Notes:
This is a predicted complex of two RNAs, RNase P RNA and transfer RNA, with 471 nucleotides together.
Parts: sequence; structure tokens; C1' cells
RNA sequence: UCAGACGGCCGGACGGCCGCGGGCUCUCUUCUUCGGAUAGGGGCUCGAGGAAAGUCCGGGCUCCAUGGAGAUAAGGCGCCGGGUAACGCCCGGCCGGUUCGCCCGGAAGCGGGCGGGCUGAGGGAUAGCGCCACAGAGAACGAACCGCCUCCUCCGGGAGGUAAGGGUGAAAGGGUGCGGUAAGAGCGCACCGCUGGACUGGCGACAGUCGAGGCAUGGCAAGCCCCGCCUGGAGCAAUGCCGAAUAGGGACCGCGCGCCUCGCAAGAGGCAGGGGCGUCUCCGCCCCGAGCGGUCCGGGUUGGCAGCUGGAGGCGCGGCGCAAGCCGCGUCCAAGAGGAAUGGUCGUCGCCCCGGCGCAAGCCGGGGUACAGAACCCGGCUUACAGGCCGUCUGGCGCC
RNA sequence: GGCCACGUGGCGGAGUGGUGACGCAGAGGUCUGCAAAACCUCGUACCCCGGUUCAAUUCCGGGCGUGGCCU
Repeated sequence: UCAGACGGCCGGACGGCCGCGGGCUCUCUUCUUCGGAUAGGGGCUCGAGGAAAGUCCGGGCUCCAUGGAGAUAAGGCGCCGGGUAACGCCCGGCCGGUUCGCCCGGAAGCGGGCGGGCUGAGGGAUAGCGCCACAGAGAACGAACCGCCUCCUCCGGGAGGUAAGGGUGAAAGGGUGCGGUAAGAGCGCACCGCUGGACUGGCGACAGUCGAGGCAUGGCAAGCCCCGCCUGGAGCAAUGCCGAAUAGGGACCGCGCGCCUCGCAAGAGGCAGGGGCGUCUCCGCCCCGAGCGGUCCGGGUUGGCAGCUGGAGGCGCGGCGCAAGCCGCGUCCAAGAGGAAUGGUCGUCGCCCCGGCGCAAGCCGGGGUACAGAACCCGGCUUACAGGCCGUCUGGCGCC
Repeated sequence: GGCCACGUGGCGGAGUGGUGACGCAGAGGUCUGCAAAACCUCGUACCCCGGUUCAAUUCCGGGCGUGGCCU
């Protein structure tokens, strides 16, 4: 200096003219039941985002539901520690994967260690079930197709041993080497890997050391499942108040209209019965009791106010913390709404690209300046985005 | 604004980890004097991008599109 990966930040500036929406204030038109309603004009002030988006997670807020005990269904989450109102988010670590560099061993293929970048939806596969197509002898059960070895043979083959070699496959029953053997094999040994044990370090995930077991234990849990933890439902078109309107209308379906006592009757009481409290058991409570429940159709109102933005808020400084973040002090208030305003144009400048001129600095001309847009409010994630800046790592080229 | 469901040839519509039925339509053929009907044959179909897996239409995440409900 160029390119790539990852992370963080910004995402046009100033002015003129014409408009749009909210708030405050002044003025003024019409009506009036004197409370107010209503048409217009002037001034001041405020007026989109990093994603306002997707509505994927988590909350605030509001309404509805919610009797107790035990069991259970359904859904979600998942290494450890921390942050947080909470989270499936964030930070730091652990372990694994990948890539690069350095070091050690080796003749080499390669193996081991350390460090950096990137990355992982990362509990459990010796609790159980299921699946592993095709190919292959065999897909998990202690496996023999070819080959190798021993024996037999009627020379076609047969019986047995064997997981070193071949072959199939995405995956083949620990790996390398030496010994051993009829041939072989953790059969024995060394190193590496694995499993479970003790000790040490760490809050912990885990790491290290020591000794044990030859290792009959393949993969998939974003298949069922097991373990641990969490979870009522709906959403501002929630909801509350005021006003207006109005008839609680019609059709169909399901289950029902039982018994006793008092009473002339209307009715009252009791028992049985039915339903509800997610499901089951027990206790309990509530409703119905001659109606109750469900589905569909039809009619009326489509006005106002609140909720509505000052909040887990922004900025600055200081302190604590590796960090996410937390605490203290100071300061600021920044759209509020309803089918919905935040725009258009001109000029100057900035940024990027192309062409021309110039040794160069630069000058001239043309083009571009994204994605998008609040609708109760926050914290995240994801997705879209012209162009630019910064940091870390890797690689190329050039110079010293 | 909020809440849900779905996406498989031209159309309708099964399937659910192992290479995708069926019907209508379309094309070609048989039959016929020519047609229709019937019979036989044919195709480039899983909305897109990632992930899990040996393997994805299916499982998981994101995007896009379509449809429905709520004052």
C1' cells in the first nucleotide's frame, strides 16, 4: 500500500421559497339552552430510524381466568460462571472444530506441544425403544464374502482356526510399532487414544498427576425418550368513563322437565340428578333445577375523553469491574394521532463513479447519493442497506 | 395495528427422513373412412436461503408470497 474475514461506528451539511401535522397564544366569523360548539387568519415552538421492518424471543401495562393437597399432560430451554426486570439475549471462560505461525521428535508419511484468528442450537448414546436406504458376508449380534493357516479329500470340494490384508459403504468392532504364532489376534509389551478411580488446582465447566482395566462401549436425541429448570389465557382493535342508538328478534341442534313434605293456590324446603373449577383421585365451592348450553342469521350504534408517552430514558463526568454492566453526581425533555403529518423545489458545499486536460497539486464536464418510514411502550435477535471511517487477524506487492 | 394458517407439474390433491402417488388438462401412438370414447406411452413438479444428518419435500432457523380472523 492492496485484497479478504470478523467486529465497532456514521449514514449528508447550510440557506431561500412553497406546503403538511401537533402544542401554546393572539385575533376573528356564525350559532347558542350562555356551559359551549364552529369556519378562518397571525406569531412562537416541536415534528422518524439504525433498522421505525419481520412480529422471532423476553418484559412492562390492561382485562379475563385462577379453592387446597398429591400425581400428570402439553409447550419451551440446556457446557460453566457472571450481567439483566426478564430472555432462546449479552460478556468472560471451558471443551471441540478449522486455519495460520513457531518449537520438539522422525529418513519420510506423520505425531505431539505452545500461541493467534475464525467458529459451534455444546446436557445424556454402558436407562430403554426406534432408524441406519442402495451396496456389502456382516450396520451392532460378540460378525467369515474373498484371502491366509491347519486337517481331510472321491481333487469338485469339505471341516475348523483367523478381524493382519482385499472388497462394499457416509460409517466396519481402538491406532502405530515390536514381539509372538500354523496363520493370526490387546494374545503380550511400549507410546498415543478411551473408560471408570484416587489425589491436587479451580466457585465451576474442566485441567494436571498417579495407579487400574486390554477396551465385548459404532452413528443419529434440530427421532421418541431420560435428567434438570421454566411456563395461566389474551392482547391498546387490551381496557375504563361519558354520550348516542336499541327489540334483547329469528332458525336449528343437544341434554332435560324425577321423587317426598307443607300449602286451596302461587310458592317454599329437602333428596336424587345435570354442569363447571385443564386431566385423574380425595375433600371442598359455585351454577341449573324447568330450563340450560351451543351454532348460525338478522337489527342498532360506528361519536368524544382517558389509556398516550418522563422512561428498566438520552448525554457528560467520576468510581467499581477483564468485559457485559452496575453505582453516584450534574444536565436535558425530544412526534403523540385519527386511516395516519414529517414533503417538494432551487442554490452552495461534502462524498463516490466515469470522461477530458495537466509532470503534479489540481481544474472542467456528466452521473449517482442507499435501505426504508413511527401507530401503547421498552430490552434483544433477525432481515434490508449507496457510501464512508476505525480496530484485530491473514495473505500479496514495494521500500528501508 | 394485532393474532393465526398454508405453500408439491398448467389445475386439483396424497405422501413424510432413503430419490414423489392419483385425477383432470396437454403431447405422441393404437383403433376409425374421419372423429369421439377406450387403451398404451411421455414431462423440466416439492416457494427461496442456510443448518442438523451419510442422506431433507419431510426436522430446525431465517426470508418471500398467499389466505383467514379481531373494532